[in-house]
RNA sequence: GCGUGCUUGGCCAAGUGGCUAAGGCGCCCGUCUCGUAAACGGGAGAUCGUCGGUUCGAUCCCGACAGUGCGCA
Repeated sequence: GCGUGCUUGGCCAAGUGGCUAAGGCGCCCGUCUCGUAAACGGGAGAUCGUCGGUUCGAUCCCGACAGUGCGCA
């Protein structure tokens, strides 16, 4: 340089056009316990990498850019 995949809460991760964006870990509160942990119950936390475009409507489709992985040279 060329091709290709990925980017969603602190971490992992589902969702591939349509009201309020799943779930797990972690975090906070509570129950239990002499106390802690475990277990159980509840809660907070995401302008979906950035900027544009398509559409009545975009996390989802298209483009550019940024970051990152793989392959080729």

Overview
RNAcentral holds the sequence, with entries from Rfam. Predicted 3D model of a 73-nucleotide RNA (transfer RNA) from Aspergillus sclerotialis. Rfam family: tRNA. Gene Ontology term of the family: triplet codon-amino acid adaptor activity. From the family's description: Transfer RNA (tRNA) molecules are approximately 80 nucleotides in length.